[in-house]
Context: one part of a larger RNA
RNA sequence: UGACGGGGGCCCGCACAAGCGGUGGAGCAUGUGGUUCAAUUCGACGCAACGCGCAGAACCUUACCAGCCCUUGACAUGUGACUCGCCGGGACCAGAGACGGUCCCUUCGGUUCGGCCGGAGUCAACACAGGUGCUGCAUGGCUGUCGUCAGCUCGUGUCGUGAGAUGUUGGGUUAAGUCCCGCAACGAGCGCAACCCUCGUCUCCAGUUGCCAGCACGUAAUGGUGGGGACUCGUAGGAGACUGCCGGGGUCAACUCGGAGGAAGGUGGGGAUGACGUCAAGUCAUCAUGCCCCUUAUGCCCAGGGCUGCAAACACGCUACAAUGGCCGGUACAGAGGGCUGCGAUCCCGCGAGGGUAAGCGAAUCCCACAAAGCCGGUCUCAGUUCGGAUUGCAGGCUGAAACCCGCCUGCAUGAAGUAGGAGUUGCUAGUAAACGCUGGUCAGCACACAGCGUUGAUACGUUCCCGGGCCUUGCACA
Repeated sequence: UGACGGGGGCCCGCACAAGCGGUGGAGCAUGUGGUUCAAUUCGACGCAACGCGCAGAACCUUACCAGCCCUUGACAUGUGACUCGCCGGGACCAGAGACGGUCCCUUCGGUUCGGCCGGAGUCAACACAGGUGCUGCAUGGCUGUCGUCAGCUCGUGUCGUGAGAUGUUGGGUUAAGUCCCGCAACGAGCGCAACCCUCGUCUCCAGUUGCCAGCACGUAAUGGUGGGGACUCGUAGGAGACUGCCGGGGUCAACUCGGAGGAAGGUGGGGAUGACGUCAAGUCAUCAUGCCCCUUAUGCCCAGGGCUGCAAACACGCUACAAUGGCCGGUACAGAGGGCUGCGAUCCCGCGAGGGUAAGCGAAUCCCACAAAGCCGGUCUCAGUUCGGAUUGCAGGCUGAAACCCGCCUGCAUGAAGUAGGAGUUGCUAGUAAACGCUGGUCAGCACACAGCGUUGAUACGUUCCCGGGCCUUGCACA
């Protein structure tokens, strides 16, 4: 000087407290340890591994296993010889296929005859290729974390023999090393804040595919048509909020109480943004890369299997245990997205998943697309039930060469556990929690996950304690 203390002081945070909803019990889904296996590829391990890499393992992916093959190789450059169209397409034989064999079709570019230039293939040898092989404790890059916490430093000066100190401490204040006052310090930098995006109000610009107040026309009905720019809205620009104004308290900075104006009031809400550093944190399997290792194999090709195995265990979730509910009928209201190998209206068929037909739309036009909880009416009447839907049987649908291992969906039948979950543990302070559905990425198909979107919409006195953090101080056997 730091780190540490079951030392002290001050302060903050859904940290506690006050509440609401979960989880821990059940079934299922997913991940993990374990175990099994020929293989169940590899990585990630307190917070900060475990619905994580994986924004989607039937083949492929795929790295794993057993088996059949290849050895200048699936891919790149170069040297030599030979051939010429290479490429491509089709048929047959054997084979699980890769591959091997046979046959046919097609077909020289530039140039002047050759040669040369260019392109392709075969063969041989060699330089080499190749490696998801090892080391994240050799590395780059990227990332997590403390933590969006308020800190981390430098120049000159001064003090100290020196390590260092000062500044950065103190008194206030703030979300903030934010600002003010004081002070051997005076300044500065990286952080904070602001500048950026978005939501909330107004104004102006330009009215199509959007809108329809007023005026006409028309319809069973609909901005459907003429027309219009008022309104909503989408586009571009601007205004607006600064403790700016007023009053009480307060030396300053601030803070507090109240008020005016205002759509918004004291950082207006949300996002992006992550200082110096810490953890030899994570990643050699995104990529790049040093060293080491393999080179008829640790490389490469193929078909099959595995990554999905299952006694029990853990973690993130979904569905429930019901009447604030289940079922049936009727009826209402979104936002944000996606669409050409695509979204697919309408009509017809089917109980349904879906099938046939096919309009429109590269989309403010058309489609996905009926939002659901809600509201109205009916029924059930507290039961393992008209709750719950696991499991299983049969029959089908879709995608795809192909759903046996191992997909999703539909119909009929079946109808398990579960009657609110011990110790414990977790999220959350406002359009938030909770509830409800919708969309997207990945994607042939496959979503209870993830990322978004709107609809309905609650409860909260404080800082003694637990946890984490910041500043000052103290002790110290630690560095």
Molecule: small-subunit ribosomal RNA, 3' major domain
Organism: uncultured Acidobacteriota bacterium